[in-house]
Context: one part of a larger RNA
RNA sequence: AACGAACGCUGGCGGCAGGCCCAAUACAUGCAAGUCGAGCGCGCCCUUCGGGGUGAGCGGCGGACGGGUGAGUAACGCGUGGGAAUAUGCCCUUCUCUAAGGAAUAGCCUCUGGAAACGGAGAGUAAUACCUUAUACGCCCUUUGGGGGAAAGAUUUUCGGAGAAGGAUUAGCCCGCGUUAGAUUAGGUAGUUGGUGGGGUAAUGGCCUACCAAGCCUACGAUCUAUAGCUGGUUUGAGAGGAUGAUCAGCCACACUGGGACUGAGACACGGCCCAGACUCCUACGGGAGGCAGCAGUAGGGAAUCUUAGACAAUGGGGGAAACCCUGAUCUAGCCAUGCCGCGUGUGUGAUGAAGGCCCUAGGGUCGUAAAGCACUUUCGCCAGAGAUGAUAAUGACAGUAUCUGGUAAAGAAACCCCGGCUAACUCCGUGCCAGCAGCCGCGGUAAUACGGAGGGGGUUAGCGUUGUUC
Numbered sequence: 001a002a003c004g005a006a007c008g009c010u011g012g013c014g015g016c017a018g019g020c021c022c023a024a025u026a027c028a029u030g031c032a033a034g035u036c037g038a039g040c041g042c043g044c045c046c047u048u049c050g051g052g053g054u055g056a057g058c059g060g061c062g063g064a065c066g067g068g069u070g071a072g073u074a075a076c077g078c079g080u081g082g083g084a085a086u087a088u089g090c091c092c093u094u095c096u097c098u099a100a101g102g103a104a105u106a107g108c109c110u111c112u113g114g115a116a117a118c119g120g121a122g123a124g125u126a127a128u129a130c131c132u133u134a135u136a137c138g139c140c141c142u143u144u145g146g147g148g149g150a151a152a153g154a155u156u157u158u159c160g161g162a163g164a165a166g167g168a169u170u171a172g173c174c175c176g177c178g179u180u181a182g183a184u185u186a187g188g189u190a191g192u193u194g195g196u197g198g199g200g201u202a203a204u205g206g207c208c209u210a211c212c213a214a215g216c217c218u219a220c221g222a223u224c225u226a227u228a229g230c231u232g233g234u235u236u237g238a239g240a241g242g243a244u245g246a247u248c249a250g251c252c253a254c255a256c257u258g259g260g261a262c263u264g265a266g267a268c269a270c271g272g273c274c275c276a277g278a279c280u281c282c283u284a285c286g287g288g289a290g291g292c293a294g295c296a297g298u299a300g301g302g303a304a305u306c307u308u309a310g311a312c313a314a315u316g317g318g319g320g321a322a323a324c325c326c327u328g329a330u331c332u333a334g335c336c337a338u339g340c341c342g343c344g345u346g347u348g349u350g351a352u353g354a355a356g357g358c359c360c361u362a363g364g365g366u367c368g369u370a371a372a373g374c375a376c377u378u379u380c381g382c383c384a385g386a387g388a389u390g391a392u393a394a395u396g397a398c399a400g401u402a403u404c405u406g407g408u409a410a411a412g413a414a415a416c417c418c419c420g421g422c423u424a425a426c427u428c429c430g431u432g433c434c435a436g437c438a439g440c441c442g443c444g445g446u447a448a449u450a451c452g453g454a455g456g457g458g459g460u461u462a463g464c465g466u467u468g469u470u471c
Stems, first nucleotide, its partner, number of pairs: 001470003005467005012343006018336002020301001025299003029296003034061003039058002042055005068254003077179007086171002091167008099133004109122005139148003153159002180226003187217003192214008229251004233244004256277005279290004307333001309332003315329001316327004346376004356367004380412001381408006390398001415460005420441003426455005436443002
């Protein structure tokens, strides 16, 4: 000097920021991802008979973003600079096409199993759901003969669907260099290192597999062990360097623990699925349900870290043609002196230097212009009135907030630590190696400026001091 701090004493106001560093411990409750009737049929309600609303379901898009956490990871994870063998929904540009048919299924109805969760059977229905056929210059494969492959409509302003090419964006992959400690870790490695054929992937590759070869890494520290998310940055320092990685931003990893794939442009998916495990809950004991490292909040742990708040008004995101709906992202408010910054707790005058305290050589000195008194002012606060910007034609949670005006009365607002030296600041009383102090040196055993109290003084100030950590 710094702090995501804590503790003690104290505490008036505002602005801006910050706020579980420990148990990646367990979680009650509410909310955090929906939306579309201009894709589809059906039930119900309303109807001005035009239509409108609503419910479950099929279907589409989105739930791979946003939000959280740092357990793991010493690694192409990150940082930086390059690379080739790739994909890319929505978006933009260009070209072409959008033809003919079909069979189902949920919902619904009937029957039925189960405590529930959830099912089973039959009949029957729609689509932008599914399937077949046709066509396809370009596209893909090819033995260059040929072969393969598409679509979806709705509505009248338009929104779509399919194929191909290009762009943009995003993502995957590879490489050089850099990236903690330990040798009281010296050898490690069999898909291991390389090749050929094949498989797999969007794509390269032992990524996988069969065969062949015996390689590959290593004292320039392999392997093993310990520790750790990385960076921009932050902090300190004249710098070099050291320490650090809260908030904000980029990347990575994880989502009760372990494993797995499905769907999809994208996941091996926090609020999706399946299996196993631990734990919790329900049960009619047959079987089921759950996952806050989302926002609040609870228990626990701890020296220690907030409200079960408001609003979608703004910014942004998802869906929709739109109206609009959703959004604990976000914007706000609440709590906390946790920090930084600003302001106030009055101003001027006032000497018989009042009273009182303390000291005293008893003369006086000092607190001290300090107080009182007199004359003023009203920042902040309080009361009342007006009242924004943020919004664009409309729409403001914040909020009657910021701000302005008037009124009010010195009125409501000062503490903390220290005074032996370092180190700014001294006397008296009490105590008597006791009680105690202490960062270091050291004080205290009867005159203690070092303990405790008082008076006085010094420092900082809504803070001050202590402790912890870093330089």
Model confidence (mean pLDDT): 86 of 100. Small-subunit ribosomal RNA, 5' domain from an uncultured marine bacterium, 471 nucleotides, folded computationally. Its Rfam family is "Bacterial small subunit ribosomal RNA". The full RNA is in RNAcentral, with records from ENA, Greengenes and SILVA.